[in-house]
RNA sequence: UGCCAGAUCGUCUAAUGGUAGGACACCAGGUUUUGGUCCUGGCGAUCGGGGUUCGAAUCCCUGUCUGGCAA
Numbered sequence: 001u002g003c004c005a006g007a008u009c010g011u012c013u014a015a016u017g018g019u020a021g022g023a024c025a026c027c028a029g030g031u032u033u034u035g036g037u038c039c040u041g042g043c044g045a046u047c048g049g050g051g052u053u054c055g056a057a058u059c060c061c062u063g064u065c066u067g068g069c070a071a
Base pairs, nucleotide, nucleotide: 001070002069003068004067005066006065007064010024011023012022013021018054026042027041028040029039030038047063048062049061050060051059
């Protein structure tokens, strides 16, 4: 320098263009003499900008960052 892939709750991971879900973690309550385990509930996310569409995490363009390959 060129090409390819990726970016989703604190972490990991789903989601044919049609309500963004699950696990762990965290918080509250229950259970327990206390803690842990277990049970119930809650909190919480689509990398930024633009476009297509009735509707975008998803498709297109661009930027940033990360990884890989070639020279």

Transfer RNA from a Parcubacteria group bacterium, 71 nucleotides, folded computationally.
NCBI's taxonomy places the organism under Bacteria, Bacteria candidate phyla.
Its Rfam family is "tRNA".
The sequence was found in a public genome assembly.
Its mean pLDDT, the model's own confidence on a scale to 100, is 81.